[in-house]
This is a predicted structure of a 125-nucleotide RNA (SAM riboswitch aptamer (S box leader)) from Cryptosporangium phraense.
The sequence is in RNAcentral, with records from Rfam.
């Protein structure tokens, strides 16, 4: 890289430099953008996936027992909380929205629900 696993209507922007694009790809909508897109950089701030630390609690060890359980112990290990903010990550529009399949409709239109696609983060080699 395949791959697996989990989330994806919630949060959370200002300087500088730059100078026309951008919102993942294609297509169709929709909408941002010289009152300055993308990209870089500085600062700040969201989230809480991972990591750390507490606590509870289960497996799980050890003794005891009247076989009903009881008591210690909990390094490692599951799970639930909670604290932090190292590691990443994000800070217009639900992943902007729709494209396939299925329901609600007889159909346009609309809703629901999935699946695919990505996206992030834990693995994984």
């Nucleotide at each position: 890289a395949a791959c697996u696993c989990a989330u994806c209507c919630a949060g959370a922007g200002g300087g500088g430099c730059a100078g026309a694009g951008g919102g993942a790809c294609a297509c169709g909508g929709c909408c941002c953008g010289g009152u300055g897109a993308a990209g870089c950089c500085c600062c700040g701030g969201c989230a809480a996936c991972c990591a750390u630390c507490g606590c509870a609690u289960c497996a799980c060890u050890c003794g005891c027992u009247a076989c009903g359980g009881c008591g210690a112990g909990g390094c490692g290990g599951g799970u639930g909380c909670g604290a932090c903010a190292g590691g990443u990550g994000c800070c217009a529009c639900u992943u902007c929205c729709g494209u396939c399949c299925c329901g609600g409709u007889g159909a346009a239109u609309c809703c629901g629900g999935g699946a695919g696609a990505g996206a992030u983060g834990a693995g994984g080699c």